A computed fold for a 313-nucleotide part of an RNA from a metagenome, annotated as large-subunit ribosomal RNA, domain IV.
The coordinates come from a structure-prediction model, not an experiment, and the mean pLDDT is 87.
Its Rfam family is "Bacterial large subunit ribosomal RNA".
Context: one part of a larger RNA
């Protein structure tokens, strides 16, 4: 010098991407105990006191120390937001999470020799089950609630007409042959499904949800109005958001001093309503921002103990 621990005057987060690590809270009684809320919880909230030892009796008094859960062990807490309801699952070895899951929701398929799946096949799982079953696909507790577009594309259903394969088929024509009616070609009105064209349906199917201009007794802005275009011109709700480029967007709040952080406004470059909207109590080794306590993370470094390097043997 290193590593593993102890202790520090004054301060007390000034340290840092960030309170990382460290400290600090801790056990039993007993008292209290907020907003919000699914009325279960939140909650051990929070915050206060108390603990050894005799004595008679449960109530009071007395002893001893610096200290009585006397060593060990044993929540730090609070406020505000994003997410994601929760328990759980997961990159065995750089990711634990807001991803996956999930109860609920909805849509389609399937009537059983099911639908669906694995295989060339025999089989076989679905299932020794039967629509209160199964199979796939999206959303993801709960509350409120889920606009408008069927013109493309898909799926449904529909048959009148077009179109249209094999096949089936008068007729017309080759070759064989003296000749053909046999044999065998060639061509061919006509007939001929399902698809498609065609005519409805359907968005918790795949998917979309404008643009110019122009108006009020200051100025500004548009309740209106005019046009154009479309299958229909983003409804509710929420918005500088995990989405905002400009942009540290304006205000207001916290700080002496805030690109982050809450609150608002809306001009949404480029939310938006089951690839769900927007709330939400509770839960989260989860992400943010702020407080108290606390401390060598620091100001600004000091001792010390032990192991190592290090000298000498």
């Nucleotide at each position: 010098c290193u590593c593993u621990c102890u202790c520090u005057a004054a301060g007390g987060a000034a340290c840092u991407c960030g309170g990382c690590a460290a400290a600090a809270u801790a056990a039993c009684c007993c008292c209290g105990u907020a907003a919000c809320u699914u009325u279960g919880g939140g909650a051990g909230a929070a915050g206060a006191g108390g603990u050894a030892c005799c004595u008679u009796u449960u109530a009071a008094g007395g002893u001893u120390g610096c200290a009585a859960u006397g060593a060990u062990c044993a929540g730090g807490u609070c406020c505000a937001a994003g997410c994601g309801a929760c328990u759980g699952u997961u990159u065995a070895c750089c990711a634990a999470a807001a991803a996956c899951a999930c109860a609920g929701g909805u849509u389609u398929c399937c009537g059983c020799u099911a639908a669906g799946u694995u295989a060339u096949a025999a089989a076989a799982c679905g299932a020794u089950g039967u629509a209160u079953g199964g199979a796939a696909g999206c959303u993801g507790a709960c509350g409120c609630c889920u606009g408008c577009c069927c013109a493309g594309u898909g799926c449904c259903g529909g048959a009148a007409g077009g179109u249209u394969a094999a096949g089936g088929a008068a007729g017309u024509u080759g070759g064989u042959u003296c000749a053909a009616u046999g044999c065998u070609g060639a061509u061919a009105a006509c007939u001929g499904a399902a698809g498609c064209c065609c005519c409805g349906g359907u968005g918790a199917a795949c998917g979309g949800c404008g643009g110019c201009c122009g108006u009020a007794a200051c100025a500004a802005u548009a309740a209106c109005g005019g046009u154009c275009c479309u299958a229909a011109g983003g409804u509710a709700g929420c918005g500088a958001a995990a989405u905002u480029c400009c942009u540290u967007g304006u205000c207001g709040g916290g700080u002496a001093a805030g690109u982050u952080c809450c609150g608002a406004c809306c001009c949404g470059c480029a939310c938006g309503a089951a690839a769900g909207g927007c709330g939400u109590a509770a839960c989260g080794a989860u992400u943010u921002g702020g407080a108290c306590a606390c401390u060598g993370u620091c100001u600004c470094a000091g001792a010390g103990a032990g192991g190592g390097a290090c000298u000498c043997g």